[in-house]
RNA sequence: CCUCGAGAAGGGCAAACCGGUCGCGAGGCCGGGACGCAAAGCCGUGGACCACGAUCGCCCAAUUAAGCGACGUGGCAGCCUGGUUACCGAA
Numbered sequence: 001c002c003u004c005g006a007g008a009a010g011g012g013c014a015a016a017c018c019g020g021u022c023g024c025g026a027g028g029c030c031g032g033g034a035c036g037c038a039a040a041g042c043c044g045u046g047g048a049c050c051a052c053g054a055u056c057g058c059c060c061a062a063u064u065a066a067g068c069g070a071c072g073u074g075g076c077a078g079c080c081u082g083g084u085u086a087c088c089g090a091a
Stems, first nucleotide, its partner, number of pairs: 004089002012037002017032006035078001041084003046080002049075005055070004
C1' cells in the first nucleotide's frame, strides 16, 4: 500500500413511528426516536421502484372512468449498479 473487518478503542450515521414545516404528489428539511449500518460519507451513470400529467397508444361493441403501456417532468440513494473520498487495525 492492497485485500479484509474484531463481542477492539475513540467516534459517526439513524429505519419505523411521533411533532413541526415545505411540496398537487412521490417526497424534502428540522426536532424527538433507534431498526439497523464499515462507507447508511459525497455524487447520481445505468436499471428497479414511486409520484405527477388539458399528451399519445392499448384495453372496451362504443364513450367516459378505472387499469396497463409510452413519452415528458420529478422523487428515492437504507433496492442493485457505477464514480469518488475517508477514521481505526486484531486475525